[in-house]
Context: one part of a larger RNA
Molecule: small-subunit ribosomal RNA, 3' major domain
Organism: Cibotium barometz
RNA sequence: UGACGGGGGCCCUCAGAAGCAGUGGAGCAUGUGGUUUAAUUUGAUGCAACACAAAGAAACUUACCAGGGCUUGACAUGCUGCGAAUCCUCUUGAAAGAGAGGAAUGCCUUCGGGAAUGCGGACAAAGGUGGUGCAUGGUUGUCGUCAGCUCGUGUCGUAAGGUGUUGGGUUAAGUCCCGCAAAACGAGCGCAACCCUCGUGUUUAGUUGCCACUACUAAGUUUGGAACCCUAAACAGACUACCGAUGAUAAGGCAGAGGAAGUUGGGGAUGACGUCAAGUCAGCAUGCCCCUUACGCCCUGGGCGACACACGUGCUUCAAUGGUCAAGACAAAGAGCCGCGACCCUGCGAGGGCAAGCUAACCUCAGAAACUCGGUCUCAAUUUGGAUUGCAGGCUGCAACUCGCCUGCAUGAAGCCGAAAUCUCUAGUAAUAGCCGGUCAGCCACACGGCGGCGGGUGAAUCUAUUCCCGAGCCUUGUACA
Numbered sequence: 001u002g003a004c005g006g007g008g009g010c011c012c013u014c015a016g017a018a019g020c021a022g023u024g025g026a027g028c029a030u031g032u033g034g035u036u037u038a039a040u041u042u043g044a045u046g047c048a049a050c051a052c053a054a055a056g057a058a059a060c061u062u063a064c065c066a067g068g069g070c071u072u073g074a075c076a077u078g079c080u081g082c083g084a085a086u087c088c089u090c091u092u093g094a095a096a097g098a099g100a101g102g103a104a105u106g107c108c109u110u111c112g113g114g115a116a117u118g119c120g121g122a123c124a125a126a127g128g129u130g131g132u133g134c135a136u137g138g139u140u141g142u143c144g145u146c147a148g149c150u151c152g153u154g155u156c157g158u159a160a161g162g163u164g165u166u167g168g169g170u171u172a173a174g175u176c177c178c179g180c181a182a183a184a185c186g187a188g189c190g191c192a193a194c195c196c197u198c199g200u201g202u203u204u205a206g207u208u209g210c211c212a213c214u215a216c217u218a219a220g221u222u223u224g225g226a227a228c229c230c231u232a233a234a235c236a237g238a239c240u241a242c243c244g245a246u247g248a249u250a251a252g253g254c255a256g257a258g259g260a261a262g263u264u265g266g267g268g269a270u271g272a273c274g275u276c277a278a279g280u281c282a283g284c285a286u287g288c289c290c291c292u293u294a295c296g297c298c299c300u301g302g303g304c305g306a307c308a309c310a311c312g313u314g315c316u317u318c319a320a321u322g323g324u325c326a327a328g329a330c331a332a333a334g335a336g337c338c339g340c341g342a343c344c345c346u347g348c349g350a351g352g353g354c355a356a357g358c359u360a361a362c363c364u365c366a367g368a369a370a371c372u373c374g375g376u377c378u379c380a381a382u383u384u385g386g387a388u389u390g391c392a393g394g395c396u397g398c399a400a401c402u403c404g405c406c407u408g409c410a411u412g413a414a415g416c417c418g419a420a421a422u423c424u425c426u427a428g429u430a431a432u433a434g435c436c437g438g439u440c441a442g443c444c445a446c447a448c449g450g451c452g453g454c455g456g457g458u459g460a461a462u463c464u465a466u467u468c469c470c471g472a473g474c475c476u477u478g479u480a481c482a
Stems, first nucleotide, its partner, number of pairs: 001482002003479003007476004012471001015466001019425001022422002026316008034307002042053002064302007077124002079121005086103007107114002127291002130289003136285002138280003141276001143274001148189006154163003167178003195268004200236007210225002215222001239262001242256001244254001246252001318418001322377004327372002334365003339358002344353003384415001389410007431458002434454004
C1' cells in the first nucleotide's frame, strides 16, 4: 500500500421488512448429472453451467458408432501426358463406387498451341470439429451502470509511498458547493449530457391511410373533402425556469403554481482501471505438439431421441372469480414471390380442389383471447384435469419403424394448492389473456410449452422506515496474510 476481521462509523440496493404471484408436491416438455450402450459426438459446472453454444438432430446437419470403400485424395497452387467440356443407355452394388457401349463438338490462334474442363502420373504440398483457452489474437461473461480508476507539475517522506481523491454539507453519481498554499493546482478514463423510442403541440405533406359537412351505398364503396385520425420529416417544449418557507448569503432538499409532462419525465442503447491463468483452439484466426493407405476423405445404416434414478428451467393443473354451449365487441406489432394465398366447391375435421389479389398503409397470413350477454353443470376425482393407450385418417418430405407434427372417434392416469427450503417483482409494474416473428428445402415449440417482439388488451397489493440477513461504496481501526 492492499486484502481480510463473527472491529467501529456513514450510506445504498426488491438486500431484508410489507405485499403479490410462484418454484419445491402431480403429469408432461426440455437441459444436465448418473447409468447403459457398438456409439449414446463435444463443450459449458457456485453466484457468472444446466430451454446454455443449438435462431429448428428423420437423411443431410454430424463432429460419434458398425459395415462397405479411396489414398496427391472431397478442396488449393505448381509440373507433365492424353482427351474439348458434355450427354444418354446397360450390367453390378445397400450406396459410395466399379465395369461396358453409344452420341456429339464449341471459343481464341502467329496453326506451334492456348483458355476452360475431365482423366492418368510423380512430388512439393493438401487435409484434421486431433491436443493445449495454463502459449495466443479476437470476442464474451462477471463484480456492476457499482462510482470509482488514474496522470502531469508541485510538495512531504531515506524509501516503499502519501497528498490531490481526505474534511463539512449535498447528490442517482469523485454530482455539485464550501474549506484546505500552514499543500496543493490542473487534467484524463468513467458519471451526466449528446443518440434511439414513448408521452404534448405546431408547420409541411394527403396515397394505398382518414370521413366532420354534402350526395349516394350492402360496404369510405363512389363523386367529393384536407377539418379530424393516422403516417413521417422539421421544429417547439422541462431548465429547479417561477413563488414560498428552509439551508451557511452556497450546493441543494421540501412544498406549491402553471403545464401534456416536474425535478434523471418512462424505457432502451451506452459497461472506466481492473478481477476471476473465468468462457471459447468446435464460429473464425493462430504458435507449438500430434496423425499422414489415417486421428484425412466418400457412402449406407444406426446413434446424438437409450432409462432404475437425481437436479435445474418451464408448461398444464388441482376448478365455480370455474368448465362447457350459443351469440356479440375491441388491438398493436410483424411476415410474405423457392412466398402469403381471399372467395367458391368439397370433407365432421386435419385437409383437398379450382383460383383472384399482393414485391404490400392497397392483397393475404387474420379468427385476437381474456371480456360482455344468455343457457347449462351444483362441489363430485365431477361436464374438473388432461397424461397414457387403441383404431381410422391428413400433411411435409426420396424416406416419418427406430424418430415428425396435425385431425376424428374411443380411452380418461396422477393431481383436491404442495415439507424443509427458495425465487421474481415498486405502476401501466406484477399477475393474467392472446397475437406475431426468427430459426426452417419441407415438418415440429400459443386451440400447452423455448427465445425475441407486440410502446397492444384487462390490470392489482405493499413500501413514506433501515434493528437484523446477503452484497456494494467511502472513512477509520487491528492484523498470525501478500